[in-house]
Context: one part of a larger RNA
RNA sequence: UUGGGCGUAAAGGGUGCGUAGGCGGCGCGGUAGGUCGGGUGUGAAAUCUCGGAGCUUAACUCCGAAACUGCAUUCGAUACUGCCGUGCUUGAGGACUGGAGAGGAGACUGGAAUUUACGGUGUAGCGGUGAAAUGCGUAGAUAUCGUAAGGAAGACCAGUGGCGAAGGCGGGUCUCUGGACAGUUCCUGACGCUGAGGCACGAAGGCCAGGGGAGCAAACGGGAUUAGAUACCCCGGUAGUCCUGGCAGUAAACGGUGCACGUUUGGUGUGGGAGGAUUCGACCCCUUCUGCGCCGGAGCUAACGCGUUAAACGUGCCGCCUGGGGAGUACGGUCGCAAGAUUAAAACUC
Numbered sequence: 001u002u003g004g005g006c007g008u009a010a011a012g013g014g015u016g017c018g019u020a021g022g023c024g025g026c027g028c029g030g031u032a033g034g035u036c037g038g039g040u041g042u043g044a045a046a047u048c049u050c051g052g053a054g055c056u057u058a059a060c061u062c063c064g065a066a067a068c069u070g071c072a073u074u075c076g077a078u079a080c081u082g083c084c085g086u087g088c089u090u091g092a093g094g095a096c097u098g099g100a101g102a103g104g105a106g107a108c109u110g111g112a113a114u115u116u117a118c119g120g121u122g123u124a125g126c127g128g129u130g131a132a133a134u135g136c137g138u139a140g141a142u143a144u145c146g147u148a149a150g151g152a153a154g155a156c157c158a159g160u161g162g163c164g165a166a167g168g169c170g171g172g173u174c175u176c177u178g179g180a181c182a183g184u185u186c187c188u189g190a191c192g193c194u195g196a197g198g199c200a201c202g203a204a205g206g207c208c209a210g211g212g213g214a215g216c217a218a219a220c221g222g223g224a225u226u227a228g229a230u231a232c233c234c235c236g237g238u239a240g241u242c243c244u245g246g247c248a249g250u251a252a253a254c255g256g257u258g259c260a261c262g263u264u265u266g267g268u269g270u271g272g273g274a275g276g277a278u279u280c281g282a283c284c285c286c287u288u289c290u291g292c293g294c295c296g297g298a299g300c301u302a303a304c305g306c307g308u309u310a311a312a313c314g315u316g317c318c319g320c321c322u323g324g325g326g327a328g329u330a331c332g333g334u335c336g337c338a339a340g341a342u343u344a345a346a347a348c349u350c
Stems, first nucleotide, its partner, number of pairs: 004321003007304002012318001014201004021194003025088007033081002035077008049065006091191001092188003095184004103177007115149007125136002162169002206247006215241002220236004258317006266295011299306002323350003332343004
């Protein structure tokens, strides 16, 4: 390479948008590039294969045939595919109506709690632990009441719930804004799927500049524990955590499961919508679309398990794997302020 694979054995890119490319619905007509058939020319000889012959046999040699799976040219075929033209509506998109949602951005705003400050009451302890001590407190702490300041986070509702491409999103109100869903079947008429590069987004931590700083808390200091204790426990505590602008670009970025479409028994719960039946109206009930769960059939799987939200049966496209260690390392390239990220070996060894 071929092949075989990628939930857990090596292997799905963190996620989306999208360029090239690959692939692409139902008809009709044309064309004949791919495809298929015939003819002609060529495809040297030797070799190979088959049939025969010659050296006593064989190797070897000779004769004949076949083959040389190819190329060129010409004449045809038109199912499939391509191309050109034309049409269609089921794929895709749009329009209108409607409700759901922690989807995103900005502004404003309420309450509980912690802390601190000031004032009142009040007196000897508080705090902390396995036990203690460091620490705080007669300069009046802890406790309790009132007032004020400031920052961060959003109890209950809360759900096996919802939304988002992923990361993620949770007090309230307003403004701007994205997507999904249902119904009508009105419009366009294949406008589609995937997507190497590329671009954008991307938790926490980290970096730069400027703010902010209540609580928490790497580092650090102290007290304990211990043989030691650069820890676990305790008292403190700075970056950071928060906001604005910029960088970084990684995670067990996980469903450890790429995206899209089609097909294939069911049961049950729940979120959103529509229709029906019933009712005064609703609930319950039935049907259906769409999401999120659980349990299970066929089938699949090494097993575990998956099972219409597939890991079943198929198709298209992308990414990735190829024994363990060395190593996601070195070198080089690219990016970055740095930290580092990304791309990515070999010797050697088992």